[in-house]
RNA sequence: GGGAAUGUAGCUCAAGGGUAGAGCGUCCGUCUCCAAAACGGAAGGCUGAGGGUUCAAGUCCCUCUAUUCCCG
Repeated sequence: GGGAAUGUAGCUCAAGGGUAGAGCGUCCGUCUCCAAAACGGAAGGCUGAGGGUUCAAGUCCCUCUAUUCCCG
């Protein structure tokens, strides 16, 4: 220099163009003499940034950016 993949909750990951979810973690409650375990519940995101298409974009298109990989 050329090419590709990935970026979504604190962490690991889902999500046919149509209300962004799960597991773990955190917090509260039930249970217990206490704690753990178990069970119930809650909080926590405008999906890396900007723009475009569309009635509607995490999803499709363009640019940028970060990380990883391949080629030279």